[in-house]
A computed fold for a 135-nucleotide RNA from Ancylobacter defluvii, annotated as Guanidine-I riboswitch aptamer. The source organism's lineage runs through Bacteria, Pseudomonadota, Hyphomicrobiales, Xanthobacteraceae and Ancylobacter. Its Rfam family is "Guanidine-I riboswitch aptamer". Rfam links the family to the GO term regulation of gene expression. From the family's description: This family represents a conserved RNA structure found upstream of the ykkC and yxkD genes in Bacillus subtilis and related genes in other bacteria. It was read from a public genome assembly, where an Rfam model found it. Model confidence (mean pLDDT): 77 of 100.

RNA sequence: CAUCGGCGUCCCUAGGGUUCCGGCAUCGGCGAUCUCGUAUCUCCGCGUGCGUCUGGGCCGAGAGGGACAGCCCGGCGGCGGAGCCUCGCUCCACCACAUUCGCCGGGUCCACGGCGGGAUAAAAGCCCGGGAGGC
Numbered sequence: 001c002a003u004c005g006g007c008g009u010c011c012c013u014a015g016g017g018u019u020c021c022g023g024c025a026u027c028g029g030c031g032a033u034c035u036c037g038u039a040u041c042u043c044c045g046c047g048u049g050c051g052u053c054u055g056g057g058c059c060g061a062g063a064g065g066g067a068c069a070g071c072c073c074g075g076c077g078g079c080g081g082a083g084c085c086u087c088g089c090u091c092c093a094c095c096a097c098a099u100u101c102g103c104c105g106g107g108u109c110c111a112c113g114g115c116g117g118g119a120u121a122a123a124a125g126c127c128c129g130g131g132a133g134g135c
Base pairs, nucleotide, nucleotide: 008068009067010066011065012064015059016058020056021055022053023050024049025048026047027045028044029043031041032040033039070108071107072106073105074104075103076102077101078100080092081091082090083089084088110130112133116128117127118126
């Protein structure tokens, strides 16, 4: 320098919209109240509209936070054989290497970034994307 492969999941937040719930407005319908009107109130409608509706719920970061896992480094310990009174005991060997299992500690750095497109009901710091591009 080139090629190939890997770079996880969950919780939260910045942020996001509008299927659902709720809210507000309005239309229609039945009823109630009265000061009898173009009034007020409750309920109903798979009514209509509004996210420039604080909400419930939902989506949600490579470059935000946290946890767990994985991986790397270091350290410690175990995994062997024989006998029998058999689930334990005794004796011998090893304290090295490799593999593997467990535990403890440490590490997991850096990171400017479009336009445009995609999914979902819809949008977004989601995905395309540690991309294009820039330094």